Description: Predicted 3D model of a 1482-nucleotide RNA (small-subunit ribosomal RNA) from an uncultured bacterium. Its mean pLDDT, the model's own confidence on a scale to 100, is 83. Its Rfam family is "Bacterial small subunit ribosomal RNA". RNAcentral holds the sequence, with entries from ENA and SILVA.
RNA sequence: AGAGUUUGAUCAUGGCUCAGGAUGAACGCUAGCGGCAGGCUUAACACAUGCAAGCCGAGGGGUAGCAGCUCUCUCGGAGGGGCUGACGACCGGCGGACGGGUGAGUAACACGUAUGGAACCUGCCCAUAACCGGAGGAUAGCCCGGGGAAACCCGGAUUAAUACUCCAUGAGGUUAUAUGUUGGUAUGACAUAUAAUAAAAGCUCCGGCGGUUAUGGAUGGCCAUGCGGGAUAUUAGGUAGUUGGUAAGAUAACAGCUUACCAAGCCGACGAUGUCUAUGGGGUCUAGAAGGAUGGUCCCACACAUUGGUACUGAGACACGGACCAAACUCCUACGGGAGGCAGCAGUGAGGAAUCUUGGUCAAUGGGCGAGAGCCUGAACCAGCCAUGCCGCGUGCAGGAAGAGGGCCCUAUGGGUUGUAAACUGCUUUACUGUGGGAAGAACACUGGUAAUUCGGUUUCCAGUUGCCGGUACCACAGGAACAAGCACCGGCUAACUCCGUGCCAGCAGCCGCGGUAAUACGGAGGGUGCGAGCGUUAUCCGGAGUUAUUAGGUUUAAAGGGUGCGUAGGCGGUUACUCAAGUCAGCGGUGAAAGUCAAUGGCUUAACCAUUGAAUUGCCGGUGAAACUGGGUAACUUGAGUUAAGUCGAGGCAGGCGGAAUGCGUAGUGUAGCGGUGAAAUGCAUAGAUAUUACGCAGACCCCCGAUUGCGAAGGCAGCUUGCUAGGCUUUAACUGACGCUGAUGCACGAAAGCCUGGGGGAGCGAACAGGAUUAGAUACCCUGGUAGUCCAGGCAGUAAACGAUGAUCACUGGUUAUUGGCGACAGAGUGUCAGUGACUGAGCGAAAGCAUUAAGUGAUCCACCUGGGGAGUACGUUGGCAACGAUGAAACUCAAAGGAAUUGACGGGGGCCCGCACAAGCGGAGGAACAUGUGGUUUAAUUCGAUGAUACGCGAGGAACCUUACCUGGGCUUGAACUGUAGGUGGUGUAUGCAGAGAUGCAUACUUCCUUCGGGACACCUACGGAGGUGCUGCAUGGCUGUCGUCAGCUCGUGCCGUGAGGUGUCGGGUUAAGUCCCAUAACGAGCGCAACCCCUAUCACUAGUUGCCAUCGCUUUCGGGCGGGGACUCUAGUGAGACUGCCACCGUAAGGUGAGAGGAAGGUGGGGAUGACGUCAAGUCAGCACGGCCCUUAUGUCCAGGGCUACACACGUGUUACAAUGGCCGGUACAGCGAGUUGCGAGGCAGCGAUGCUGAGCGGAUCUGGAAAACCGGUCGUAGUUCGGAUCGGAAUCUGGAACUCGAUUCCGUGAAGGUGGAUUCGCUAGUAAUCGCGCAUCAGCCACGGCGCGGUGAAUACGUUCCCGGGCCUUGUACACACCGCCCGUCAAGCCAUGGGAGCCGGGGUUACCUGAAGUCCGUAACCGAGAGGAGCGGCCGAGGGUAAGUCCGGUAACUGGGGCUAAGUCGUAACAAGGUA
Repeated sequence: AGAGUUUGAUCAUGGCUCAGGAUGAACGCUAGCGGCAGGCUUAACACAUGCAAGCCGAGGGGUAGCAGCUCUCUCGGAGGGGCUGACGACCGGCGGACGGGUGAGUAACACGUAUGGAACCUGCCCAUAACCGGAGGAUAGCCCGGGGAAACCCGGAUUAAUACUCCAUGAGGUUAUAUGUUGGUAUGACAUAUAAUAAAAGCUCCGGCGGUUAUGGAUGGCCAUGCGGGAUAUUAGGUAGUUGGUAAGAUAACAGCUUACCAAGCCGACGAUGUCUAUGGGGUCUAGAAGGAUGGUCCCACACAUUGGUACUGAGACACGGACCAAACUCCUACGGGAGGCAGCAGUGAGGAAUCUUGGUCAAUGGGCGAGAGCCUGAACCAGCCAUGCCGCGUGCAGGAAGAGGGCCCUAUGGGUUGUAAACUGCUUUACUGUGGGAAGAACACUGGUAAUUCGGUUUCCAGUUGCCGGUACCACAGGAACAAGCACCGGCUAACUCCGUGCCAGCAGCCGCGGUAAUACGGAGGGUGCGAGCGUUAUCCGGAGUUAUUAGGUUUAAAGGGUGCGUAGGCGGUUACUCAAGUCAGCGGUGAAAGUCAAUGGCUUAACCAUUGAAUUGCCGGUGAAACUGGGUAACUUGAGUUAAGUCGAGGCAGGCGGAAUGCGUAGUGUAGCGGUGAAAUGCAUAGAUAUUACGCAGACCCCCGAUUGCGAAGGCAGCUUGCUAGGCUUUAACUGACGCUGAUGCACGAAAGCCUGGGGGAGCGAACAGGAUUAGAUACCCUGGUAGUCCAGGCAGUAAACGAUGAUCACUGGUUAUUGGCGACAGAGUGUCAGUGACUGAGCGAAAGCAUUAAGUGAUCCACCUGGGGAGUACGUUGGCAACGAUGAAACUCAAAGGAAUUGACGGGGGCCCGCACAAGCGGAGGAACAUGUGGUUUAAUUCGAUGAUACGCGAGGAACCUUACCUGGGCUUGAACUGUAGGUGGUGUAUGCAGAGAUGCAUACUUCCUUCGGGACACCUACGGAGGUGCUGCAUGGCUGUCGUCAGCUCGUGCCGUGAGGUGUCGGGUUAAGUCCCAUAACGAGCGCAACCCCUAUCACUAGUUGCCAUCGCUUUCGGGCGGGGACUCUAGUGAGACUGCCACCGUAAGGUGAGAGGAAGGUGGGGAUGACGUCAAGUCAGCACGGCCCUUAUGUCCAGGGCUACACACGUGUUACAAUGGCCGGUACAGCGAGUUGCGAGGCAGCGAUGCUGAGCGGAUCUGGAAAACCGGUCGUAGUUCGGAUCGGAAUCUGGAACUCGAUUCCGUGAAGGUGGAUUCGCUAGUAAUCGCGCAUCAGCCACGGCGCGGUGAAUACGUUCCCGGGCCUUGUACACACCGCCCGUCAAGCCAUGGGAGCCGGGGUUACCUGAAGUCCGUAACCGAGAGGAGCGGCCGAGGGUAAGUCCGGUAACUGGGGCUAAGUCGUAACAAGGUA
């Protein structure tokens, strides 16, 4: 200090989450020791038991118990004596108001801080002054008697005091009066005089202690005041003792504190009152600071003591371990009555995630009492329990590589890692065990001695004595590595990686997210990382979060400017001078407790911890000073603001009058069959005369042209002309006022459209609702025909809009260019200056960017309004306004990790522009109809093996399924196996022939028998065992390779530079051009790469070279008249090398690139034709069955052998083909002309046989040599439009060939048979020239062949293209986008299902608080004739107040509820398709 997460990527906004620190913690796993701290956060719930406040005999009467002494006696013991020590209970005194606990209540002068008390009190203590004389009557105890279960109570007799009462004295006190002095704002203070009034207690060791009064101090308290620190306005009004006064009472004292009377005040948007929550502070945690959160332990203050009330006593209480009453609860009881209060220390139950021992000691510190010894002290000091926290220590250290074994991993004869780790060797001893020693904390007091002295005492010194903790800390010696390591994590954030298991299961998860067969994310293991006697998890707080922003945020589009103005409070405010000193500033004084924090030093071995000193305590108060600024006051000023004058501008507003075209209607005329409407129609109107047209009339609404980027207005808004009334802006020139200003919460006014009201008016056109017609799957819509409210007027209400510039108002400042409106200036129709407006463009600057840019979103100032993730929701409840509709104000539960902004690249659009392609169009021929062939789907089957499935599967893998192939099915066999290999052992076979069984595989049997050799053996084969095999089993979504497609489309990128915060852009865009990102020009780009083109092959022309098997012009021979032969290289041809074509030339157009031209030349002309060649990438496209390969699976089977069957099935559907439907034809006869291939298990001439397939024989040829009748065409004949002399399916018969074998299931031949079919619906395919169409030929595979397929070859040889509107596909540019899995996208609402929270709800239940009335305990106070008392006084009675209780009313909050409303969430439900593209009606 930041990081993760919205996106394909980016920037910014914005939330969520994480890393840090902390805790009175809890939970899980684990655990050696010590020091120091801490330990019921929940039920202020209930409590058994013990203890926590007593002391004093030097106040008193005394003697129950104990001890001593003493006396008596029936000597066992008992009894007597207060005589002594002491002392139960009692009287009295002091203390029980401290100490200890808790945080319920309390939002308050409770607390904190600072003042004041001239309005007060203060026991014990200190100082000073004065005094302490006398008298009296009781009472407890004790004794006697009585009642009661008990608690306890009653009666009688007697008695004391430092108890009580009375009298005296009064320095001083208090009160009253008078006088004087003095200060103060003031009620006062002081002095003097007079009058009145109230005191006391004794004890004693004789030293003293104690008592009373007064003054002062100290300490502690009480009261008052300023300031400070919660939430809520969905709480806006509250208050009758209320506010003040007078008088009285009460109090320690002021005061409505209380009472009577009088007045009507007092508090409140600077938040009263109500409600909710809460002890406050010092401090603590966190943080850089400011802050935020918190208030446990310790300290200060407050409050409370089962709940509520009350007083008494006292210096002090309205009293935790006191009293009375009421209530609830618990306990005892003899049922009549009684007792109790752990929020003291321990402890128990309960609650809870959770918090300790029914310990020791008064040794220290402190407290109470006492003269003191001392007693008491659950305060305190110690110990115990708990890893609850902080701190410290240890669990060894060094050496040690065969880098052991084992584990784990791997590319596995080996390597890596665990790992110097272990073993082993040496060393050390903190802790541990044992033995021994052993503190400080202790000094007072007391006792004894001693010295001084006033010889009692007091003080100094010495000695003795006192320790819970504790024989503890600590020290020494001995022993021996000896007894001591875990927890979490390892996908990113975040340090740390592999294997196995699992297979969207089980599970993980703080966020993002992992898991659907190769999971570094689940579980285990190995290894690693982090911390370490702890480690993790959970909870909470701060931080990060500048994410509430004082420091320090924002509001055009992300959340956010009020619809607009006027204006109240408030905030802010021009120039000059003087003054005051409130703010401000400076230094000074007081205070800001201690502890804590910080710094220094010191003490425990160190640290934590503790001590001392310092600093700090940022605050409050006081007084002194300064006077720049703010503020108050005074005096002035003119520039802000305003007024007057003159001029000017405009759809500014209100009211009246007038006008105009159009529309509709009425009447009348002309006129006839349609009109109207739409994409097309229909509804509708019309022969009762429409539409159209003419004339006249009526009605309501609106205002053509001008008109605009114009003008006016605060906004909403405002448009014919004119009149009246009225408001405003601007300009110019002076004059005047003299800061009069700006903003503006609450408030008031205005405020489009729609809407509402009036027993209102009006109603032409338009037109929600509604009706009808269409459209559609539907159409409650879009379109059409009608049409009511409404739209208009008047009066009232309503108060909202994307009321928008999505931009609050005001002031000042800061560059330019240009247009325009209204003024001024000027001789002005040019030009220019200036003021006020309205627009456009572009700088600086700003901004996330888009953009804004003197009309700011720039730079500053002032004031107001508003925002703080999305949804829930502008909803609910409450309140308020409204006639209603509805408006204003305005949440929460719950839920998500995003929602949203701007821009970028793509993709897409029923967006746009440009361009291309047999894409359409123009043509030719087909498919779709028939039959057959073939492939596929489906069905069937034991099996019909598998794959391919829009384009890009379907005559595809398959370029040859009768067996084989074959992967499928049935059956029969084998198990180291059909094929391959290694090791070890054994055997001797192997091969040939034959026989038997069997469907065969196979099994059994017989005979003969091989090669090399160093004779050991080996090769080879078989058997056994062990490694290995084998799999067309799965995964093409783990892969390689190969392939299809977009597409032979023109694209796809890079380097450097530049632009942009960035994604990214530029280049590659633009203007032209091209088949082309082809080239040219322009240009913040300049270059380059992969593609294009070219280079390669075939073909078209020519040349050269070569000349056999090819060729044959010339010469010759020969002939069966054939280049057959000699010969030749001319030609054709063959096959090698070259040439040739480049818009090179010409004309025109063009800057150029290039284009145009039936141009020239040329065999070929603008890429000559064809092929090969396929950029970056897309489709998780296809293939694990061609091959290869990871993983998984099978192993007497999913391997392998064999026979038979199947892949050839057949109601059906589709694709691709063949043959046809005929006369441009069929048939018959005759006659011509190719090219590419292939061939020895072959092609096979010729001859013979057969109608033929073919058979027999067989020359030649491993081939430019031998082997093949090309067909269409052409010539002649026939057929005559028919289901035919078309067509040939199907079926019958007979054959041929291949093969081991043609039944399932081959082809061919001959004879016979002669089906459908007469040119094919919607729709659809191919083709732009040697192309389509048509004709035959060859080849691969192959024994044969289901080939009509595929791949090639040549022969004959067309038609058409105006053109790019439309369909399809593609390219470039641009635009919109809520898409990015990218339109086969995204996404909305109802309904149905499950779950969750919530609103309403007849009611029901509970709680808080209020008022009224009734009742009213204890108790203070007041009153009081009868009773008591001599009296003082008391009892009793009455009254006021009064806790509680009862009744009633209304109020707030919560819970629950039949039913009901919407909301949220939830892999694959229903219906539609509303939004995003012009989203198909913006």